[in-house]
RNA sequence: CAGGUUGGCCAGGCGGUCGCGCUCCGUGCUGCGCGCGGGGUGAGGAAAGUCCGGGCUCCAUAGGGCACGGUGCUGGGUAACACCCAGGCGGGGUAACCCGACGGAUAGGGCCACAGAAACAGACCGCCAGCCGGUCGGCCGAUCAACCGGUCUACCGGCCCGGUAAGGGUGAAAAGGUGGUGUAAGGGACCACCGGCGUCCGGGGUGACCCGGGCGGCCAGGCAACCCCCACCGGGAGCAAGGCCAAGCAGGGGCGACGUGGGGGCAGGGCUUGUCCCUCUCCCCGCACGGAGCGGCCCGCUCCGUCUGAGCCCCGGGUGGGCCGCAUGAGGCGGCGGGCAACCGCCGUCCCAGAGAGAUGACCGCCCACGACAGAACCCGGCUUAUCGGCUGGCCUGGAGC
Numbered sequence: 001c002a003g004g005u006u007g008g009c010c011a012g013g014c015g016g017u018c019g020c021g022c023u024c025c026g027u028g029c030u031g032c033g034c035g036c037g038g039g040g041u042g043a044g045g046a047a048a049g050u051c052c053g054g055g056c057u058c059c060a061u062a063g064g065g066c067a068c069g070g071u072g073c074u075g076g077g078u079a080a081c082a083c084c085c086a087g088g089c090g091g092g093g094u095a096a097c098c099c100g101a102c103g104g105a106u107a108g109g110g111c112c113a114c115a116g117a118a119a120c121a122g123a124c125c126g127c128c129a130g131c132c133g134g135u136c137g138g139c140c141g142a143u144c145a146a147c148c149g150g151u152c153u154a155c156c157g158g159c160c161c162g163g164u165a166a167g168g169g170u171g172a173a174a175a176g177g178u179g180g181u182g183u184a185a186g187g188g189a190c191c192a193c194c195g196g197c198g199u200c201c202g203g204g205g206u207g208a209c210c211c212g213g214g215c216g217g218c219c220a221g222g223c224a225a226c227c228c229c230c231a232c233c234g235g236g237a238g239c240a241a242g243g244c245c246a247a248g249c250a251g252g253g254g255c256g257a258c259g260u261g262g263g264g265g266c267a268g269g270g271c272u273u274g275u276c277c278c279u280c281u282c283c284c285c286g287c288a289c290g291g292a293g294c295g296g297c298c299c300g301c302u303c304c305g306u307c308u309g310a311g312c313c314c315c316g317g318g319u320g321g322g323c324c325g326c327a328u329g330a331g332g333c334g335g336c337g338g339g340c341a342a343c344c345g346c347c348g349u350c351c352c353a354g355a356g357a358g359a360u361g362a363c364c365g366c367c368c369a370c371g372a373c374a375g376a377a378c379c380c381g382g383c384u385u386a387u388c389g390g391c392u393g394g395c396c397u398g399g400a401g402c
Base pairs, nucleotide, nucleotide: 001398002397003396004395005394006393007392008391009390010389012367013366014365015364016363017362018361020042021041022040023039024038025037026036027035028034029033044373048384049383051382052381053380054379055378056238057237058236059235063299064298065297066296068234069233070232071231072230073087074086075085076084077083088102089100090099091098092097103229104228108227109226110223111222112221124168125167126164127163128162130159131158132157133156134155135154137152138151139150140149141148176194177193178192179191180190181189195219196218197216198215199214200213201212202211203210204209242324243323244322245321251315252314253313254312255311259287260286261285262284263283264282265281267279268278269277270276271274288306289305290304291303292302293301331350332349333348334347335346336345337344338343368371
């Protein structure tokens, strides 16, 4: 210098005028809401998708079992995670570096397109044995030859016959690889070496795992983001959660449980005046039944009710206003300390949108030379996606010079 790789940061700037939301101060009124004047403040790195995880709220302080769902190498971080950091293993790259849902395929089931004989124990071609037929030749019957019969070798053809998995061919994937022994031909059938798997031992590491050695021919594939098995995690609903205040209204119909035992209190009555009995009503406890919370089911728990009736269904009526939740928070910045790092601790400092039809815009001037993707709605941590351009740190490769 060129190319690459990986992190961090910025997201047009300055000034002026007008306007909008929230808020504070002053002031005026028909006095708690408006007007006027002034001050402060006002979107993002993704505010987005709503895909994960939590806070918060209500329902049992969320309890047991089944079902269902999620996660899936190890160690750490965290409120938690499917996130982050460090490491292991596998894959890609010369390298820096990047990618990986990365437990189990000897628990079982299922699937493996097309091609191919066969997708897990398979025979299409090929090779070999056997049998049958044929041709040339040799030998024998038998005696020179021919014919005939027998037999042997070589070759050719055939077989609803057998062996084989070496070779060919198909495929993403075909039964470990190379060499040898053996065989009719072959084969881990056997042997040596190599590769893998399992198991045992030794060493290192918190661990995933790595290194070394022994033994076993164990060598029969792949898919678990198919069912399944194993381990761990998960209660449900969501700010229209939920709480408070104010205002207003009119009720009607239907369905609906089984009540019972004990104790206590108020009132009334009776007579035999007693630690008595009866009646009415209220409360507590137990059992039974009905229902709500409970939104997969069962158990369990809490609450309400049992005919003067909980709850449910239908018709009808009223309101649709205000306040809180709501921004001081797992918060930002700086320093110090711990840790390889993610992150954590301590100290100091700062307050930084908060609407409820929903505010952040318009114009002008100058400059850089033209400004991308896009906008809060309960909050926070992540992931993913979109994004004109610019600044900057580390590292790698190649070339050149000293």
This is a predicted structure of a 402-nucleotide RNA (Bacterial RNase P class A) from an Anaerolineae bacterium. Its mean pLDDT, the model's own confidence on a scale to 100, is 78. The gene name in the source record is rnpB. It matches the Rfam family "Bacterial RNase P class A". Gene Ontology terms of the family: dimeric ribonuclease P complex, ribonuclease P activity and tRNA processing.